[in-house]
Overview:
Bacterial small signal recognition particle RNA from a Planctomycetota bacterium, 99 nucleotides, folded computationally. The prediction has a mean pLDDT of 77. NCBI's taxonomy places the organism under Bacteria, Pseudomonadati, Planctomycetota. Rfam family: Bacterial small signal recognition particle RNA. On this family, see Rosenblad et al., Nucleic Acids Res 2003: "SRPDB: Signal Recognition Particle Database".

RNA sequence: GCCGAUAGCCUUGGCAUAGUUCCGGCUCUGAACCUGGUCAGGCCCGAAAGGGAGCAGCCAUAAGGAGUUACGGGCUAGUGUGAAGUGUCUGUCGGCCGA
Repeated sequence: GCCGAUAGCCUUGGCAUAGUUCCGGCUCUGAACCUGGUCAGGCCCGAAAGGGAGCAGCCAUAAGGAGUUACGGGCUAGUGUGAAGUGUCUGUCGGCCGA
């Protein structure tokens, strides 16, 4: 110097881990009136029987808000693990040639 093997380094992506409400799901909350249902009281119509509209309240929710990574997905990484690939890289070993 050449060849081969191996380890490390580099790249890629898999699994796991951690993080991130970024999206969805779920839970809670959430409308004086301009959502719905039920509408006390009161009001209106009627001779009456009854009927009507409908405030408050209650219930269910819309927009919105909060939460949930021990719900799913996405994304991220000075993390772990093993796999693949590349290399004019680094180290070790072996062989050959030369000085």